A computed fold for a 368-nucleotide RNA from Okibacterium fritillariae, annotated as Bacterial RNase P class A. The organism belongs to Okibacterium, within Bacteria. Its mean pLDDT, the model's own confidence on a scale to 100, is 76.

């Protein structure tokens, strides 16, 4: 230079001008003087990398909860990282790439059960369509029938009881032999491990599926800031203690029973105000330890916090991209600019997204 793989970073930039939101202050009204309140006035400040789904894991806050166990739920090679995880890291096995790098829901099919469409005879200690041997019957014979053996050949199929050779046989066939290929016992090194490498023993040749049951190991109690607290008032209400032995309904009267009064205590839910509410497992930089994820230490920064409601438009210069027109050109000038918007807070996971800028590294091909 071309093509490719992995990370990061950014999400136009300055003025200018009309709003809109929180608070501050300064004016106006109102005020029981604490405050409250506005169509005012100044000023600061005002979305994101995904704020998004709300899909996991936590903080925080109520209620529950001696401990253990079914029950459901969730994870699943191995090792660390973390507050925690389904999350990242480094490895390990299995696939794919010429690499760089990339994918894997990656325990367990000898615990038991249950499935394997469709083809094909047969989908599991299973099988004889064709083919091939043997006997037996007919039939000059070619050949046909029926009994038996045969998994080496053919054909089906995603899979069909290891492979090449040879010996054996009637054909055959791990039946038996050599080598190979796998799986299991043992044993011996390396590695913290998952695994790895080797050496041996017996012909062991044992199909697949657990995103079917189910078995093992390991984690999980529940709602959720419309969580929950304070706070002063109104009201139904409940409990004592006072004053009265009363009035008043029901009914002709007694009994009976219901209502009614001051205080002081408490008060369920509704409703409003404050609080939770944003400096936090928070971000840069350097340092050190670690391969790394991360983790310490030092130093610097951090100005939305609403009523479930703001956070925006226009104008002007300039930048970058893409498309049109027009010019031989250089460049002009016109149009467009992603995806998406907080509502307790973080960590991630996934999903959108016009473009742009940086850095490793791989594979080519030329020059030096």
């Nucleotide at each position: 230079c071309g093509g490719g793989c992995c990370g990061g970073c950014u999400a136009g930039a300055c003025g200018g001008u009309c709003g809109c939101g929180u608070c501050a202050u300064c004016c106006g009204c109102c005020u029981u003087c604490g405050g409250g309140u506005g169509u005012g006035a100044u000023g600061c400040c005002g979305a994101g990398g995904a704020a998004c789904g709300u899909c996991c894991g936590g903080g925080c806050u109520c209620c529950g909860c001696a401990g253990a166990g079914c029950a459901g739920g969730a994870u699943g090679g191995u090792g660390g990282g973390u507050a925690a995880c389904a999350c990242c890291c480094a490895c390990c096995c299995g696939g794919g790439g010429c690499a760089a790098c990339c994918c894997g829901c990656g325990a367990g099919a000898c615990a038991g059960u249950g499935c394997c469409a469709c083809a094909g005879a047969a989908a599991g200690u299973a099988g004889a369509c064709c083919g091939c041997c043997g006997c037996c019957g007919g039939g000059c014979a070619a050949c046909c029938g029926g009994c038996g053996g045969u998994a080496a050949g053919g054909g089906u199929g995603a899979a069909a009881c290891g492979g090449u050779g040879g010996u054996g046989u009637a054909a055959g066939a791990g039946a038996c032999c050599a080598c190979c290929a796998g799986a299991g016992g043992c044993c011996a090194g390396g590695g913290u491990g998952a695994c790895c490498u080797g050496g041996u023993c017996g012909g062991c040749u044992c199909g697949g599926u657990a995103a079917a049951c189910c078995u093992c190991g390991u984690c999980c109690g529940g709602a959720g800031c419309a969580a929950g607290g304070u706070c002063a008032g109104a009201c139904a209400g409940a409990a004592c203690a006072c004053c009265a032995u009363g009035g008043g309904g029901c009914u002709g009267c007694u009994c009976g029973u219901c209502c009614c009064g001051u205080g002081u205590u408490c008060g369920g839910g509704u409703a409003g105000a404050c609080c939770g509410c944003u400096a936090g497992a928070g971000g840069g930089c350097u340092g050190c330890g670690g391969c790394a994820a991360c983790g310490u230490a030092g130093u610097c920064c951090c100005g939305a916090g609403a009523g479930a409601g703001a956070u925006g438009g226009c104008c002007g210069u300039c930048a970058c991209g893409g498309u049109c027109g027009c010019g031989c050109a250089a460049g002009c000038g016109g149009c467009c600019g992603a995806c998406a918007g907080a509502a307790c807070c973080c960590g991630g996971c996934g999903u959108a997204u016009c473009g742009g800028c940086c850095g490793a590294c791989c594979c080519g091909u030329u020059c030096a």